[in-house]
Context: one part of a larger RNA
RNA sequence: GGCAUUUGGUGGAUGCCUUGGUGCCAAGAGGCGAUGAAGGACGUGACACGCUGCGAAAAGCCGUGGGGAGCUGCGAGUAAGCUUUGAUCCGCGGAUAUCCGAAUGGGGAAACCCGACCGUAAGGUCAUCUCUAUCUGAAUAAAUAGGAUAGCGAAGCAAACCCGGUAAACUGAAAUAUCUAAGUAACCGGAGGAAAGGACAUCAACCGAGACUCCGUUAGUAGUGACGAGCGAACGCGGACCAGGCCAGUGGCCAAUUAGAGAAAACCGAAAUCGUCUGGAAAGGCGAGCCAUAAUGGGUGAUAGCCCCGUACGGGUAAAGUUUCUUUUUGGUCCUUGAGUAGGGCGGGACACGUGAAAUCCUGUCUGAACAUGGGGGGACCACCCUCCAAGCCUAAGUACUACUUGGCAACCGAUAGUGAACAAGUACCGUGAGGGAAAGGUGAAAAGCACCCCAAUGAGGGGAGUGAAAUAGACCUGAAACCGAAUGCCU
Numbered sequence: 001g002g003c004a005u006u007u008g009g010u011g012g013a014u015g016c017c018u019u020g021g022u023g024c025c026a027a028g029a030g031g032c033g034a035u036g037a038a039g040g041a042c043g044u045g046a047c048a049c050g051c052u053g054c055g056a057a058a059a060g061c062c063g064u065g066g067g068g069a070g071c072u073g074c075g076a077g078u079a080a081g082c083u084u085u086g087a088u089c090c091g092c093g094g095a096u097a098u099c100c101g102a103a104u105g106g107g108g109a110a111a112c113c114c115g116a117c118c119g120u121a122a123g124g125u126c127a128u129c130u131c132u133a134u135c136u137g138a139a140u141a142a143a144u145a146g147g148a149u150a151g152c153g154a155a156g157c158a159a160a161c162c163c164g165g166u167a168a169a170c171u172g173a174a175a176u177a178u179c180u181a182a183g184u185a186a187c188c189g190g191a192g193g194a195a196a197g198g199a200c201a202u203c204a205a206c207c208g209a210g211a212c213u214c215c216g217u218u219a220g221u222a223g224u225g226a227c228g229a230g231c232g233a234a235c236g237c238g239g240a241c242c243a244g245g246c247c248a249g250u251g252g253c254c255a256a257u258u259a260g261a262g263a264a265a266a267c268c269g270a271a272a273u274c275g276u277c278u279g280g281a282a283a284g285g286c287g288a289g290c291c292a293u294a295a296u297g298g299g300u301g302a303u304a305g306c307c308c309c310g311u312a313c314g315g316g317u318a319a320a321g322u323u324u325c326u327u328u329u330u331g332g333u334c335c336u337u338g339a340g341u342a343g344g345g346c347g348g349g350a351c352a353c354g355u356g357a358a359a360u361c362c363u364g365u366c367u368g369a370a371c372a373u374g375g376g377g378g379g380a381c382c383a384c385c386c387u388c389c390a391a392g393c394c395u396a397a398g399u400a401c402u403a404c405u406u407g408g409c410a411a412c413c414g415a416u417a418g419u420g421a422a423c424a425a426g427u428a429c430c431g432u433g434a435g436g437g438a439a440a441g442g443u444g445a446a447a448a449g450c451a452c453c454c455c456a457a458u459g460a461g462g463g464g465a466g467u468g469a470a471a472u473a474g475a476c477c478u479g480a481a482a483c484c485g486a487a488u489g490c491c492u
Stems, first nucleotide, its partner, number of pairs: 001491009015477001016442002020413002022410007029402002031157002039100003042055003046078002049075003061094006070082003105114003115126004128154002131151006161192001162190005172179001176226001202209002213240005223231002244394003247338001251334006259326003267315003273288005289306002297309003343367008353379001374389005429436002449476001452464004
């Protein structure tokens, strides 16, 4: 030095576990905001670093209902206190609520600076815009613009769903220009719990149907298309759901109002098991019972229907009367059947339909009817026939979505997985910034977390002793391999 066996160190795989995630279902809720939101800054505790709560009345104050013995949030203690004169805790209602932030007295490099008016003080008010009302009021006579005051309202935030406006490119066409991607992404505006649409100037085909929306089918059909790539209906049929009204009066809608009904909380009751054996521990084995409208589930020193929490089932309510429904009354609004409209020319766009034989719908521009004895449509156009009545308004349900709340489910994950995040995670850290973005779970049933002694530097670490079932469970479950030692044997 090598090999083998044994025994350690290092390391953190594997197994087991789960406080966290993932996907979905049902129900609720579908908004919050000038009565100052969302989101923050700074404070706030006896000691106070982070999280949580709260706001100078600051881990809290008041009322009320529940509850009934402990409590002063968590990491995590010590001290000092509170509490059957009912605390802590839970529900409901109220008070307080610094500064920034739409931020709104002015300014500003957010959490800061500087004012004015009223008021003895405490404190309060002072942005802009729309609309309404009143008072004023130029050039300029009347008027108008403008100004002032008062009142109602708006603003900003929020995951998706919805409507409208603006609107790409990569890509595909095996190149590329029409075309496609796609009216998609993105941006902007607006609204609601849904939105939009909606009561036939619709379809159909000579038979008839009867608002709208959504689903299945029709059908990858008819079409469209450098007839390439592709795009792609409708009629009809089957379902979901069903609802019709109004324009001058017995009405609809909106708002307020009277009376009544009425959902939702915390919470309460809730059956039935003992003996023995093994063991550190019984819920396990054996033996003998019991309950069940309760054998979903979780915990308890191993696997518990009957030990605990629960569960089936049953019960429960002060104040506030907010949502919803019915009802009474009052007020407001709706302007008379729809003309610069239908149609036409030119240029575009939408229709499955790329200008085509191109109907139909919208309109930038120029034009421009009829008036129910009328008008539109039936895919150029004409006739006949059929059918409907535009240019006014409203309308539930069926449909879409889930940031959020509650409950539940899973041939979903189980710490390199599952969210980026099971832990002080959008943290630490990086970046001027937009932004990027981790690692990190497990002692034990219970801290019983090693008193005391010894070595050592009043260390680290170790040896005894003790606890414990176990300490090779000592800051820790199990503890693989790589890697590094030691002992023994053999070979060199």